[in-house]
Molecule: c-di-GMP-I-GGC riboswitch aptamer
Organism: Acetomicrobium hydrogeniformans
């Protein structure tokens, strides 16, 4: 640098319930499907949301832009508990 057996600690998916948010989504509590980075960072590509907010294009509906979200969707960057085996 790697791997992931112990043990001890950590995280917490659905659901529910308050709250926030225009929405996807957050937060907080219960819960545990899982998780060795399920701990940080939207950098790549990806997937959701726009009924708020600015622009365009349409009579409109609706479309780009663009915004906003996911890190528990895949790669990348940084950081980090423990120490069987090989």
């Nucleotide at each position: 640098a790697g791997c992931g057996a112990a043990a001890a600690g950590g995280c917490a998916a659905a659901a529910c319930c308050g709250u926030u948010g225009a929405a996807a989504g957050g937060c907080g509590g219960u819960g545990a499907c899982g998780c060795a980075a399920a701990g940080c960072c939207a950098c790549g590509g990806g997937u959701c949301u726009c009924c708020a907010u600015u622009u365009c294009c349409a009579u409109a509906a609706g479309g780009a832009a663009g915004a906003g979200a996911c890190a528990g969707c895949c790669g990348g960057g940084c950081u980090a508990c423990c120490g069987a085996a090989a």